[in-house]
RNA sequence: GGGUCCGUAGCUCAGAGGUAGAGCAGCUGCCUUUUAAGCAGUUGGUCGAGCGUUCGAUUCGCUCCGGACCCA
Numbered sequence: 001g002g003g004u005c006c007g008u009a010g011c012u013c014a015g016a017g018g019u020a021g022a023g024c025a026g027c028u029g030c031c032u033u034u035u036a037a038g039c040a041g042u043u044g045g046u047c048g049a050g051c052g053u054u055c056g057a058u059u060c061g062c063u064c065c066g067g068a069c070c071c072a
Stems, first nucleotide, its partner, number of pairs: 001071007010024004018055001026042005048064005
């Protein structure tokens, strides 16, 4: 230098045009002599950045940023 893939909650990931979810973690309550475990509820997101396509973009296109791998 060229190519492929990835970037979504504190962490691990799903979602692939109709406005975002799960598990774990956190918080509150129940239970328990207490802790842990268990049960119920709940908070938390500029979806890496910008531009474009579209009535509508996390999703499609382009550029850039960051990461992994392959080729040279």